[in-house]
RNA sequence: AGCUCAUCGAGAGAGGUGGAGGGGUUCGGCCCAGUGAAGCCUCGGCAACCAGGUGCAUAGGUGCCCAGGUGCCAAAUCCGACCUUGCCGACGGGUCGUGAUAUCCGGUCGGGAUCGAGGAAAGAUGAGGA
Repeated sequence: AGCUCAUCGAGAGAGGUGGAGGGGUUCGGCCCAGUGAAGCCUCGGCAACCAGGUGCAUAGGUGCCCAGGUGCCAAAUCCGACCUUGCCGACGGGUCGUGAUAUCCGGUCGGGAUCGAGGAAAGAUGAGGA
């Protein structure tokens, strides 16, 4: 590097150094940044994945404590990209009706900019295995 599993709309920043970028990559948007970006250092903080302690259950599990190993501290993983759907039109079928209108079904076809919902993909972090 790659594989498996879990999680990802919560939470938590100051100082020093540095000197122009940053928000992972591509494209499009949006945002942060000389009132000082990234990186590095110090201190502080958040959280509770793993470890540790302790109860319940005992099949998988699950509650609490702690803070040793990681992690993290603008914006949902900043948003989108791919698929489905909400929506619209045509055709078809059912009900009512003189008829038109209306209403229901969901089959086929087509459209779908923006917006909403769900999923996928990719990514991040942890743990595991090799």

The RNA shown here (SAM riboswitch aptamer (S box leader)) has 130 nucleotides and comes from Actinobacteria bacterium ATB1.
It was read from a public genome assembly, where an Rfam model found it.
It matches the Rfam family "SAM riboswitch aptamer (S box leader)". Gene Ontology term of the family: regulation of gene expression. From the family's description: The SAM riboswitch is found upstream of a number of genes which code for proteins involved in methionine or cysteine biosynthesis in Gram-positive bacteria.